Notes:
This is a predicted structure of a 350-nucleotide part of an RNA (large-subunit ribosomal RNA, domain IV) from a Gemmatimonadales bacterium. The full RNA is in RNAcentral, with records from ENA.

[in-house]
Context: one part of a larger RNA
RNA sequence: CUAUGGAGAAGGAACUAGGCAUAAUGACCCCGUAACUUCGGGAUAAGGGGCGCCUGCCAUGGUGAAGUGUACAACGUAGCCCAGGCAGGCCGCAGAGAAUCGGUGGAAGCGACUGUUUAACAAAAACACAGGUCAAUGCAAACUCGUAAGAGGACGUAUAUUGACUGACACGUGCCCGGUGCUGGAAGGUUAACAGGAGAUGUCAGCCGCAAGGCGAAGCAUUGAAUCGAAGCCCCAGUAAACGGCGGCCGUAACUAUAACGGUCCUAAGGUAGCGAAAUUCCUUGUCGGGUAAGUUCCGACCUGCACGAAUCGUGUAACGACUUCCACACUGUCUCAUCCGUAGGCUCG
Numbered sequence: 001c002u003a004u005g006g007a008g009a010a011g012g013a014a015c016u017a018g019g020c021a022u023a024a025u026g027a028c029c030c031c032g033u034a035a036c037u038u039c040g041g042g043a044u045a046a047g048g049g050g051c052g053c054c055u056g057c058c059a060u061g062g063u064g065a066a067g068u069g070u071a072c073a074a075c076g077u078a079g080c081c082c083a084g085g086c087a088g089g090c091c092g093c094a095g096a097g098a099a100u101c102g103g104u105g106g107a108a109g110c111g112a113c114u115g116u117u118u119a120a121c122a123a124a125a126a127c128a129c130a131g132g133u134c135a136a137u138g139c140a141a142a143c144u145c146g147u148a149a150g151a152g153g154a155c156g157u158a159u160a161u162u163g164a165c166u167g168a169c170a171c172g173u174g175c176c177c178g179g180u181g182c183u184g185g186a187a188g189g190u191u192a193a194c195a196g197g198a199g200a201u202g203u204c205a206g207c208c209g210c211a212a213g214g215c216g217a218a219g220c221a222u223u224g225a226a227u228c229g230a231a232g233c234c235c236c237a238g239u240a241a242a243c244g245g246c247g248g249c250c251g252u253a254a255c256u257a258u259a260a261c262g263g264u265c266c267u268a269a270g271g272u273a274g275c276g277a278a279a280u281u282c283c284u285u286g287u288c289g290g291g292u293a294a295g296u297u298c299c300g301a302c303c304u305g306c307a308c309g310a311a312u313c314g315u316g317u318a319a320c321g322a323c324u325u326c327c328a329c330a331c332u333g334u335c336u337c338a339u340c341c342g343u344a345g346g347c348u349c350g
Stems, first nucleotide, its partner, number of pairs: 001345007010336002014334001019331001028050004036041001038168001052090007061081003067075002091095001103329007110321002115127002131166007143152003169316004174246003179243002181239005188234003195227001199223005206215003247265005274308001275305001286302005
């Protein structure tokens, strides 16, 4: 020096990102126990006291000799056993004498809870969850796997099954259907293949022409207009616990300030309740209050919300949490500030 134990003066978190790690608490019995609460809890809340051994006494229970007895029942004073209470005494530094064996409290955030997860850097506020809502599906169900046969769904039948979102509970869940999606509608517009075949072109018998060349029926071949033609789209409605969205400028009250009020532009509609410098606030260590001698964190308010907001749920919430944050008590070598004593190594010498 490394690892691992032990000890402690004074102080006691001054350490540090952070009380990380230590220490402290601890079993059992008795007393006692707050806010809050979903009345179950919270709660081992918190906070106190007791604890060994000996003797005596008290009363209970079991067993039970002798004995009693209504005689296979039951009772039963001796003895033995178990635990308890009271009083007196004894010893040690210490009596749950070792070991096993909760630290506690006050607040806030998030998630209701028990659970689940990144095997081997993340256990969480993430996932799940009971509950809520919407949508699909009438059974040869929807849906999923498979080319198919077939299978699952289900030997179930809408109080069922599938899909999506939300996530106990309480109180709530506002406005917008213009865009996108979905559902319904079928009058009109558009519209594929197919059908259709007007026409055009090539070729050619033949005809005309002195010739060059021209015309050219049928057939064959190539092409091809109108017309017909479903869904879809356009179109018309509905639908937001579907995807989503939820304004600007100007003026105005008898101090000032502010604007209940008015005007105007735009929009599908202009953010309601509740909450708010928040896991969201840039400016920002906002301002005020609390806590500290001193507080970029924390708690309570304010509202000027850069850029909260209602099942991508809003706001609360008892209980719960190896979650995150702040404070306090206890406790300590975390620290002031380092030291000593062991054990096992390293290292040096042999």